[in-house]
Context: one part of a larger RNA
């Protein structure tokens, strides 16, 4: 000087750091006592915190395990050992939640879930696989089977059918091949058979009328106005299919932004609670709540500690040196 899933450290305890990463705290599912907010009343909980603990005598209740008292004793240490467990609290954000994933750089907020909800299936079902025979759906039968969406739960889920899609219409328009008639080209002695034009007749689609948004989607400018100022219940006009409604908002979504105000800190681009001028929120591509859970993000507090102030030492195996 390298390496070791190695050790110890005085004082100070995150001042390291992008971040307490890594190390480090021990705290027993013994026993008694004690435990909040908030809950879907089950939970949260071993919340959190306190205290006791060996032997050896003697009293008390109890058949008795054992409980309770009171005296003596040792030890640094009474769950004395091993072996297993193993910090803990608080705010907030996402997903409710047990599960599942990118075998070998991602484990999560992705995907799954119950629950909701649309559309299709009347059975030789729909649908899938197969030139087909035939299978599976299913030895089910609409409380069944298939496809799509959202994502427990609570409260709620607005307006638009103009475009697109989808469904439904025995009228009318166009419309293919085919047919039928009339005419016509070429061959041929004809019968014919070709060639090519016209009229008429006709199917689904389209076209057109209507229905659907928990179908794909989509939810506006401009100008003026209240007795200071300012803002703008109000009012004018243009434009649309209709101009975003409850909520919630600098947000996993705010560009100017370290937006303003307020809390935490001596100091806070982060975090909390507000505000609302939302570049560019918003209602099943779901909206806002939400106890419980989570190797999940972030932020705070105790406690711990070579992360640090600031480095120092020991071991092991290397490298070195000398043989």
């Nucleotide at each position: 000087c390298u390496a070791a899933u190695g050790a110890u450290u005085a004082a100070g305890g995150a001042a390291c750091u992008u971040g307490a990463c890594a190390a480090a705290u021990a705290a027993g599912c013994g026993g008694a006592c004690g435990u909040a907010a908030c809950u879907u009343c089950g939970g949260g909980a071993u919340a959190a915190g306190u205290c006791c603990u060996g032997c050896c005598c003697c009293c008390u209740a109890g058949u008795a395990a054992u409980a309770g008292g009171g005296g003596g004793u040792c030890g640094c240490a009474g769950c004395g050992a091993a072996a297993g467990u193993a910090a803990u609290c608080g705010g907030g954000g996402g997903g409710a939640c047990u599960g599942u994933u990118u075998a070998c750089c991602a484990a999560a907020a992705a995907c799954a879930c119950a629950g909701c909800u649309u559309c299709c299936u009347g059975c030789u079902a729909a649908c899938a696989c197969g030139a087909a025979a035939g299978u599976g759906g299913a030895u089910g039968u609409a409380u069944a089977g298939g496809a799509g969406g959202u994502g427990a739960u609570g409260c709620c889920u607005g307006u638009c059918c103009a475009g697109u899609g989808c469904u439904a219409g025995a009228a009318u328009g166009u419309u293919a091949a085919g047919a039928a008639c009339a005419c016509u080209u070429g061959u041929g002695c004809a019968a014919g058979c070709u060639c090519g034009u016209g009229u008429u007749u006709u199917a689904a689609g389209c076209a057109c009328u209507a229905g659907u948004c928990a179908a794909c989607g989509a939810c506006g400018g401009c100008c003026g106005u209240a007795a200071c100022g300012a803002u703008g219940a109000c009012g004018g006009u243009c434009c649309u299919a209709a101009g975003g409604u409850a909520g919630c908002g600098a947000a996993a979504u705010u560009c100017c932004u370290u937006g303003u105000c307020g809390g935490g800190u001596a100091a806070g681009u982060u975090c909390c609670g507000a505000c609302c001028c939302g570049c560019a929120u918003g209602a099943a591509u779901g909206g806002c709540a939400u106890a419980a859970c989570c190797a999940u993000c972030u932020c705070g507090a105790u406690a711990u500690u070579g992360u640090c102030u600031u480095a120092a030492u020991c071991u092991u195996a290397g490298a070195c040196u000398c043989g």

Overview:
Large-subunit ribosomal RNA, domain IV from a metagenome, 323 nucleotides, folded computationally. Its Rfam family is "Bacterial large subunit ribosomal RNA". Gene Ontology terms of the family: structural constituent of ribosome and ribosome. The full RNA is in RNAcentral, with records from SILVA. The coordinates come from a structure-prediction model, not an experiment, and the mean pLDDT is 83.